[in-house]
RNA sequence: AACGAACGCUGGCGGCAUGCCUAACACAUGCAAGUCGAGCGCACCGCAAGGUGAGUGGCGGACGGGUGAGUAACGCGUGGGAACCUGCCCAUUAGUACGGAAUAACCGCGGGAAACUGCGGCUAAUACCGUAUACGCCCUUCGGGGGAAAGAUUUAUCGCUAAUGGAUGGGCCCGCGUCGGAUUAGCUAGUUGGUGAGGUAACGGCUCACCAAGGCGACGAUCCGUAGCUGGUCUGAGAGGAUGACCAGCCACACUGGGACUGAGACACGGCCCAGACUCCUACGGGAGGCAGCAGUGGGGAAUAUUGGACAAUGGGGGAAACCCUGAUCCAGCAAUGCCGCGUGAGUGAUGAAGGCCUUAGGGUUGUAAAGCUCUUUCGACGGGGACGAUGAUGACGGUACCCGUAGAAGAAGCCCCGGCUAACUUCGUGCCAGCAGCCGCGGUAAGACGAAGGGGGCUAGCGUUGUUCGGAAUUACUGGGCGUAAAGCGCACGUAGGCGGCCUUUCAAGUCAGAUGUGAAAGCCCCGAGCUUAACUCGGGAAAUGCAUUUGAUACUGUUGGGCUAGAGACCGGGAGAGGAUAGCGGAAUUCCCAGUGUAGAGGUGAAAUUCGUAGAUAUUGGGAAGAACACCAGUGGCGAAGGCGGCUAUCUGGACCGGUACUGACGCUGAGGUGCGAAAGCGUGGGGAGCAAACAGGAUUAGAUACCCUGGUAGUCCACGCCGUAAACGAUGAGUGCUAGACGUCGGGAAGCUUGCUUUUCGGUGUCGCAGCUAGCGCAUUAAGCACUCCGCCUGGGGAGUACGGCCGCAAGGUUAAAACUCAAAGGAAUUGACGGGGGCCCGCACAAGCGGUGGAGCAUGUGGUUUAAUUCGAUGCAACGCGAAGAACCUUACCAGCUCUUGACAUGCUAGGUUUCGGAUUCGAGAGAUCGAUUCUUUCAGUUCGGCUGGGCCUAGCACAGGUGCUGCAUGGCUGUCGUCAGCUCGUGUCGUGAGAUGUUGGGUUAAGUCCCGCAACGAGCGCAACCCUCGCUUCCAGUUGCUAACAGGUAAUGCUGAGGACUCUGGGAGGACUGCCGGUGCCAAACCGGAGGAAGGUGGGGACGACGUCAAGUCAUCAUGGCCCUUACGUCCAGGGCUACACACGUGCUACAAUGGGCCGUACAAAGGGUUGCGAAGCCGCGAGGUGAAGCCAAUCCCAAAAAGCGGCCCUCAGUUCGGAUUGCAGUCUGCAACUCGACUGCAUGAAGCUGGAAUCGCUAGUAAUCGUGGAUCAGCUAUGCCACGGUGAAUACGUUCCCGGGCCUUGUACACACCGCCCGUCACGCCAUGGAAGCUGCGAGCGCCCGAAGUCGGUGCCGGAACCCGCAAGGGACCAAGCCGCCGAAGGCGAGCGUAGUGACUGGGGCG
Repeated sequence: AACGAACGCUGGCGGCAUGCCUAACACAUGCAAGUCGAGCGCACCGCAAGGUGAGUGGCGGACGGGUGAGUAACGCGUGGGAACCUGCCCAUUAGUACGGAAUAACCGCGGGAAACUGCGGCUAAUACCGUAUACGCCCUUCGGGGGAAAGAUUUAUCGCUAAUGGAUGGGCCCGCGUCGGAUUAGCUAGUUGGUGAGGUAACGGCUCACCAAGGCGACGAUCCGUAGCUGGUCUGAGAGGAUGACCAGCCACACUGGGACUGAGACACGGCCCAGACUCCUACGGGAGGCAGCAGUGGGGAAUAUUGGACAAUGGGGGAAACCCUGAUCCAGCAAUGCCGCGUGAGUGAUGAAGGCCUUAGGGUUGUAAAGCUCUUUCGACGGGGACGAUGAUGACGGUACCCGUAGAAGAAGCCCCGGCUAACUUCGUGCCAGCAGCCGCGGUAAGACGAAGGGGGCUAGCGUUGUUCGGAAUUACUGGGCGUAAAGCGCACGUAGGCGGCCUUUCAAGUCAGAUGUGAAAGCCCCGAGCUUAACUCGGGAAAUGCAUUUGAUACUGUUGGGCUAGAGACCGGGAGAGGAUAGCGGAAUUCCCAGUGUAGAGGUGAAAUUCGUAGAUAUUGGGAAGAACACCAGUGGCGAAGGCGGCUAUCUGGACCGGUACUGACGCUGAGGUGCGAAAGCGUGGGGAGCAAACAGGAUUAGAUACCCUGGUAGUCCACGCCGUAAACGAUGAGUGCUAGACGUCGGGAAGCUUGCUUUUCGGUGUCGCAGCUAGCGCAUUAAGCACUCCGCCUGGGGAGUACGGCCGCAAGGUUAAAACUCAAAGGAAUUGACGGGGGCCCGCACAAGCGGUGGAGCAUGUGGUUUAAUUCGAUGCAACGCGAAGAACCUUACCAGCUCUUGACAUGCUAGGUUUCGGAUUCGAGAGAUCGAUUCUUUCAGUUCGGCUGGGCCUAGCACAGGUGCUGCAUGGCUGUCGUCAGCUCGUGUCGUGAGAUGUUGGGUUAAGUCCCGCAACGAGCGCAACCCUCGCUUCCAGUUGCUAACAGGUAAUGCUGAGGACUCUGGGAGGACUGCCGGUGCCAAACCGGAGGAAGGUGGGGACGACGUCAAGUCAUCAUGGCCCUUACGUCCAGGGCUACACACGUGCUACAAUGGGCCGUACAAAGGGUUGCGAAGCCGCGAGGUGAAGCCAAUCCCAAAAAGCGGCCCUCAGUUCGGAUUGCAGUCUGCAACUCGACUGCAUGAAGCUGGAAUCGCUAGUAAUCGUGGAUCAGCUAUGCCACGGUGAAUACGUUCCCGGGCCUUGUACACACCGCCCGUCACGCCAUGGAAGCUGCGAGCGCCCGAAGUCGGUGCCGGAACCCGCAAGGGACCAAGCCGCCGAAGGCGAGCGUAGUGACUGGGGCG
C1' cells in the first nucleotide's frame, strides 16, 4: 500500500459497486423449459365464430444459469496445421410424382396400495415404408451400380428433398510456455514402429492379427504432494513476488461410479439404464428422489443477504403471427463490506465569564471555545408538481430521480494514540502488585510506558485490532550478494557429459539486427474527450499489449562449412637438479636380551619418595653372540611430489618438472556435474614379526579425592605381506586455468654475455622477506594477490536443535556419506578500541618480604563488639577502611529505650480574634501525690507612656484558629562533612596530525629522579589539576628588645639561694634577618639531566617533623551534629515526671593494662626535664590522721603563686629461683571524698585475703634513628569517676637492612582474553524437580494407489435367431426369401470379494537424546 474480510467501539444522507473464501455437507416448500391447432386424429364447451384438453407429430430441452470436486494434462495460454462434421441462417442450382402398411389417443376387458401397466379392437398425419425420377451427388473392376421429398391453407406465403458454396459453431494434430519434492532414478508389453483389417464425422495402436524390438529419462522420465488455466488483480522505480472473488474467454463437473440411447450437436444439471450410499412413500409385493439454478432451511464457521416485483427494457426458446415461457435479465429489499461525494452550521464575540485541570499561588490552560448578537438552510422533515428510459402500443422500478414551496440551528461525531521508532505531556492513584507490550522494553513509593483525569496529536462516518499478500529486504542478489579470519573452496588428482575457447580467409544465415504482414478477443491499466450538479461510475476514440508466427533483407560478432597459419598445446634432440615412487641387497652407531670374565652392595627413579631390580651377585665394566626397529652429524622459511607425504648406502625398474636447441604436428586447449583413482594417524580381517616405545591394565606416589599430570612395569598396537576403512585444524583455514598491473633484498636449479677466473650484468623456472598502486569491515593481501579482467566447477544464506533423526547408498565392524523437521532464542559471530584481570613477561617502588628489636594469640583484669538474655538491655558503625569507633567522661540528668503517671495551641517559635490581668519575677510555709502537677498561705518586688479613661504599647493568663513538635522511615531521593585506594604519581584539555570509527598521538622511547622530577629524542606544540616550592615548627648564626626570666663583671647581704642594688655579656624568651643553591672540586654519564666521592659548614643533596590529599573509585559512612525533598504520627511516633535499663552473662572475637620476675622486687638516701592547667579555680607553709584525707588559710587572673613529687637513673642494704619478699585478681572488715542521692551502679584509703599466671599452638602486629623499646609528666571532657582510653610532653636510648627469588599493595610498558556489575568475572557437564516438542518401539487403527485372481450389473459389439414381426420381392394362395428382433451364447466391463506386498497418517507400555525454566 492492498483485501470478497472478521472482531471491538461508534454511526446522519446519497450515488456506484460487492456480499458462503468453511461442508463438491444434507435439503422441506415454491418457482427456474417450453411452445406450435397454419402437421394430425379424438374428446369437451359453444347457436356459431371460435376456444379448451390429453395424445400423435415438429422444433427446443447440448443454449442460458451454477460450481471448482477432479485435472500437472495439448487442460489452459500463444502461434500454426490437415484428414473432418455443422440443425436453425445466407447465396445458388434442381426438384416436390405415384402408392402402401401401421400406431397412440379413443373404446372394451384386466393387474396394481401406488408408480404404472397387460391384452383385444378402431383411426389420422409434415409419424413410418415402397416405387418412379436424378443437372449435380456417392461407389466403381470404368462395363456399370446406388440413393429424395410433405404437405398446410389462403392465393400468397410458410414448409419439404437433393446438391454446391458461405457464415457460425465444433472435433482432431503440432511447436513453445505452464508449481514443489531426487530422502521419487530408472519407467514402459498395445508398450515403440511396420503391414493388413476393423472402427470413426475425421487422422491415428483408436481396436485387432502378424512382424520387428523398440520408446521415454539427469535439458529430470516414473512416482509423491499441491493446484482448475487465462485476460487480469494487488504490490513494486523496475525486474520481479503473490494471487486467479466480482466481469470476460476456455476447461471440467452435476449425489458417487459405470454405460449407452436419441440427436446436427450430449455420453446430456432440472433425460434414460445399471450398481452403491443416503432420504422419503408403502397395503411390505414394490416404488420415488438428487438446489454446485433463484429464493429459502438445517449444519459447519470468525463470517457472507429476500422463500420480494416484473417480463417495461436487453436477450433466449417455440410459433406465420397474435402470443406464451424465461429466478437469464431488469429492478427493489438487507449489510458502513468497499470506493466516491455531502452534511452535522456561518460571521461576530474578552470580563479572556463560570466550571475543570495544573501551579513556583503570581498565574497559566481549556479558549473565540461557550454564552450573547446578526445570518444561512445543503442533507433530512412536511406539502405540491413530476420525468428520460418507449422509433406506433406496452413502465416492474415509482409518485422514484428532479423541480417548487414551508418551518427552524433546528434532527446529525466518533475512534485511536501521546517512552523511542512516531506527530502529540502533565497531575493523581498503584508500588515487579494490578497491568502494558509491534520491537527495544515499562511497573520493586516521586511511572510523560500501568489505571484515571486535564491537555494535546492523528484520522473522520468512521476509527482501531486481528488475519493475509507485496514492499522496505541488495535478507536467494537476472537487474543486484558473497566464500583467508564473520555462514561458505570438495583432502587431492585424472577424466565423461556439459560449458567456454587462438590468428587469416571462404560459405551459409541458426543465434543477432532492421523493415513489412498477420495475430496478440472484449473489458481492465495509460492518454485525450464526453455524460450523470462533482466524484466514484459509465460512454467514445487513441495508444499500449515488452509476445508468437510468416516474409524480405543485413552479415560485424557467436555459430555452421571449406581452406590456410603458428604465438596456445604437444613432439624430437642435448643437458643438468632432486628425502618423487617401487623392488632387492648392504652398512654402522644405539637400545634390549643371552653367554662368559672382572667386581661388590647397592642400583634405579623423583620436587622428595616409593613400587621395582640386586648377595641366587644387580648397577658399573670387558669380550662374544642374537634380534627387531629407526637412520645422529650433513640439515638449510633447502629440495621433490597433485595432495597425503618423502631423509643411511648401492643396484635395477619407473613418474614428473626445469634449461638450451629444432627444418615436426597444426587448436589437438581450459574447466569439469556424475564417475574413477590416490589419500596421515587411529581402527578392522588373515598370516608373519616383536628390540625399543606404548592406549588399556597393575602397582607406587601426589592429592580433600586423583579413574590424571610424576615413577616402576606392561598388552593390543607401532614393523612386514595381502585386503578393508576414507576420515583430520587433510590449513596458505585462500578451487583450477589464462592474461595484465612499481620495485627492493635473500635463497634453490639451469642458461647467456662480459672481463680482472671469481666476480659483475642479464634471462627462464621455483621458494621466501619487505613494500607502491589497488583491494579490504578491519586485521591484513600485495607479480606465489585477498589487485584488474575472463572461463569453468564446488559451496553459503541468523544461533541452537544438528552434521543429529528417519530413509537411501557404502562398510566385517567401528562408522562414513547424503541430510531434515518440530521446538526454542534475540541474538550467535568477525575485526579492532579503551579498561580490568592473568598461579603472562620486562622495569621500578613501599617495614612488602628478608635482617633485627619488641609485642598480640595462653593468664587475670579493663574496654568495645557479636551472641544470648531481658519489660528494656536505645540507635548507628560490620574485611582492609566496624569492634578503648560516634562517646573529650550513662549513679539522677545525659537518654533517644522499658513499665507506669500526667498535659493537649502544647516543653519551644511566629501571627490573628475575643476576654481577663497589669503582682512579671524571686523566696517561705502547709496539704495531696512517687514526682510532674494541683490547691492554699506568707514575705519581697511593683513595666513604659499617659490627655489619668484600664486609654495605648509591652508582659502574663484563659478560650479559639493558623500552627508547633517528632533522635519516626528512606544515606539507594540529597547538601555538607568524612573514610579509603594514597602523599600513590598520576589525571586531563586546546590546536594540530593519524584512523571509516571507537580512539590514538601528546603521556610512548633512551637516561634520570622521592616524583609525568629533569634532560635528550620524537607529529606534535602548548596548557591545566596534581609533584616540588611558597606556610608552621625543630636545628646554626646574628640584630633588636630585657620582666615575672638570666647572673659574667662590680657592690651589699645570708646558714644557704639573683636574695638586693645593678647589668644585657651568657642562658632563655619572641620578633626580624642570614644560612643550603648540587653553589665549589674530582670522577662517571657521547652531550645533557643527573649520580658517586670530597672540601667547607650547625646543617648536604626534598636537613628532621607538620599542615597540605589531583581526576576519580567503593549507590563506602553519616537523615542520631547540622541542613533538606518525599512519606508517616497529631489527646500521640509530640510533651512532662519519678523508677528501671543502656553496667545483664553459658560463651566467641578485637583493642589494651598488669604480670609471670634477679637487666628483677622491697626499703632508705640522692640528681636531672619538657609541655601544660588554675578565680563556683589551683591551693603553699603549718597542724591532725598509718592513709585516702581533714583543718588551715599565705600567694596567684600567673615566665612572679600553686598543681609539682618527675620517674627510670645513681648510691647503699635485704631477697637467691621459690608460685617466692614474683604476681596482684578475688573476697571480708573498717574508712575517706564528691554529689539531692553511691542498692542496682562511683573513685580512693587502711588492714586482712592472696586466684590464674613460670614467656604462651596454628597464626599474626608495630618499628629503619633521637626511631623501636623503656620511664615518668600534663591536658581536654568532668560535681565525682570506672582513663589501663585519647591527645600532648620530655628523660634514658638500641639492633638490623645481604638483597628483591618469594608473600601483600602499588606505578609504567608490553602480551593474551570468550571479562566490561570488569576474576568475588565468565562459564562446562552430570544429578534433582516442572513444562514442551521430537526419535525408536511389541503392536493397534485409518487412508491411498498399483498388481494378480474371482465374480460380473447395465450396455455397445459379435454369434445365434422364438410356435415373434404389417410394409419390399417370389407366389393365386398357403408359404418362402430379404430384413428386424425377444431370448440365449461370447468379448469387454463398474461396484464388490480374495491375496501378497508398497506408501502415508494417527496412536502405543517402555525407552533415547533435545529445548526452556